[in-house]
The RNA shown here (c-di-GMP-I riboswitch aptamer) has 82 nucleotides and comes from a Chloroflexota bacterium. Its mean pLDDT, the model's own confidence on a scale to 100, is 79. The sequence was found by an Rfam model in a public genome assembly.
RNA sequence: AACGAAAGAAGGCACACCCGUCGCGAGGCGGGGUCGCCAAGCCGAGGGCCUGCCCGAAUAGGUAGGCGGCCGGGCCGCCGAA
Numbered sequence: 001a002a003c004g005a006a007a008g009a010a011g012g013c014a015c016a017c018c019c020g021u022c023g024c025g026a027g028g029c030g031g032g033g034u035c036g037c038c039a040a041g042c043c044g045a046g047g048g049c050c051u052g053c054c055c056g057a058a059u060a061g062g063u064a065g066g067c068g069g070c071c072g073g074g075c076c077g078c079c080g081a082a
Stems, first nucleotide, its partner, number of pairs: 012037002017032006035069001041075003046071002048067007
């Protein structure tokens, strides 16, 4: 230096739930919280899931949205054993 990605440290994030607030909704944001996470860091809707509306016999179809802590992809990092 490369590969590998176990254990631990520093440091970080924050499910459910509660409060406030925005949204018809899925959900978003702020605070608390701490199930978990080494990429639960950043980017990005390809697949997937969810919501509103339209249409429909329909679980099909159309349309506008939501989710990155469902999977896959790109970029950049900490520690680092056999």